A computed fold for a 90-nucleotide RNA from a Caulobacteraceae bacterium, annotated as Glycine riboswitch aptamer.
The organism belongs to Caulobacteraceae, within Bacteria.
The coordinates come from a structure-prediction model, not an experiment, and the mean pLDDT is 76.
Of the family's consensus pairs, 90% are formed in the model.
RNA sequence: UUCGCUCUCGCGGGAGAGACCGGAUUCACUUCCGGAGCCGAAGGCGCAACCGCCCCGGAAACGCUCAGGCAAAAGGACCGCGCGGGUUAC
Numbered sequence: 001u002u003c004g005c006u007c008u009c010g011c012g013g014g015a016g017a018g019a020c021c022g023g024a025u026u027c028a029c030u031u032c033c034g035g036a037g038c039c040g041a042a043g044g045c046g047c048a049a050c051c052g053c054c055c056c057g058g059a060a061a062c063g064c065u066c067a068g069g070c071a072a073a074a075g076g077a078c079c080g081c082g083c084g085g086g087u088u089a090c
Base pairs, nucleotide, nucleotide: 002089004087005086006085007084009082010081011080012079013078020035021034022033023032024031037070038069039068043066044064045063046062050058051057
């Protein structure tokens, strides 16, 4: 100095599915209990194509639905841009 990878922060984008029903409670927003549904893209768990000589290890947006969610807001995997750090290579 530059490419790739990666981390923090900032900005922008970012899906799905019930403002469900019954009861209690609150001035109300709420909160609690029960019921039968639904969603997958926080997190978690499972399978393993693949990476890896072997071991150790890594590993999906697939599967589960524990957690979470099902008007808006918020959150949101992931994507793009920017500042800075780390790492690799020259």